[in-house]
RNA sequence: CCAUUAAAUAUGCCGAGUCUGCCUGCCGUGCAGGCGGAGCGGGGGAACCGAACAACGUUGGGGCGCAUCCCGGCCGCAAGCCGGGAGGGACACCUGAAAGUCCUAGCCCGUCAGCUAACCUCGCAGGCUUUUUCAGGGCGACCGU
Numbered sequence: 001c002c003a004u005u006a007a008a009u010a011u012g013c014c015g016a017g018u019c020u021g022c023c024u025g026c027c028g029u030g031c032a033g034g035c036g037g038a039g040c041g042g043g044g045g046a047a048c049c050g051a052a053c054a055a056c057g058u059u060g061g062g063g064c065g066c067a068u069c070c071c072g073g074c075c076g077c078a079a080g081c082c083g084g085g086a087g088g089g090a091c092a093c094c095u096g097a098a099a100g101u102c103c104u105a106g107c108c109c110g111u112c113a114g115c116u117a118a119c120c121u122c123g124c125a126g127g128c129u130u131u132u133u134c135a136g137g138g139c140g141a142c143c144g145u
Stems, first nucleotide, its partner, number of pairs: 012128003018038009039124006049114001060112001061109004068086007087104005093137007
C1' cells in the first nucleotide's frame, strides 16, 4: 500500500413512519394500552379536461413500494428456476460527474376507482451498519483575536 474478516461508529443510515396532551396499568420515572392534538405520508372523491363511442378475439381491473419490461434456456403452456440486457434504486452532510460493488422484494383491494375543489378516510411500521476519486456548497469541533 492492497484485499478479506471482525469490532466500533454518528448531526447515525433506508423509510411517511415523528413530537406531544389527558386517563389507566405496572417488574416504575420508563414502558404498554385507550382517547385526542400538531406534523408527515397514502387512498377515495365534482366541474373542466381526458378517456370511451362500431365489430371480433383474448384478457378482469386497481393501489402501496425503487422493485418494472424484453430476450434466451430448463419442458409444449402457466407457475417456478437459470442466464443476459434495458430501465429503476442503495453505497452516510448536500448536489453534480466518473469508476466500482450490491438490490430489483413483498403486500393489499375484491369485479370497483382517470384527473379532481369541498368533503370522507387510512398509516405513523419494520430493517440495518457507512467504497474510492474530482468539483461546488455547507455543518461541527479546537485555537487565536